The RNA shown here (transfer RNA) has 73 nucleotides and comes from Trichonephila inaurata madagascariensis.
It matches the Rfam family "tRNA". By type it is a transfer RNA. About the family: Transfer RNA (tRNA) molecules are approximately 80 nucleotides in length.
Its mean pLDDT, the model's own confidence on a scale to 100, is 81.
RNAcentral holds the sequence, with entries from ENA and Rfam.

[in-house]
RNA sequence: GUCCCCGUAGCGCAGUGGAUAGCGCGUUGGGCUUCUAAUGCAAAGGUCGUGGGUUCGAAUCCCACCCGGGGUG
Repeated sequence: GUCCCCGUAGCGCAGUGGAUAGCGCGUUGGGCUUCUAAUGCAAAGGUCGUGGGUUCGAAUCCCACCCGGGGUG
């Protein structure tokens, strides 16, 4: 250089065109307990990598770019 894959909450991931974007772990709060742990309850936390396009409607489809990984020369 060229081809492919990934990018969504602090971390790991789901969501393959439609309602307010979810799950687990973690964090915080209070409950239980003499205290802690465990367990169960609740809450906070998201410009969905960036910009543009298609569409009534985009995390999702298309284009360019950026980060990371891999193949090839």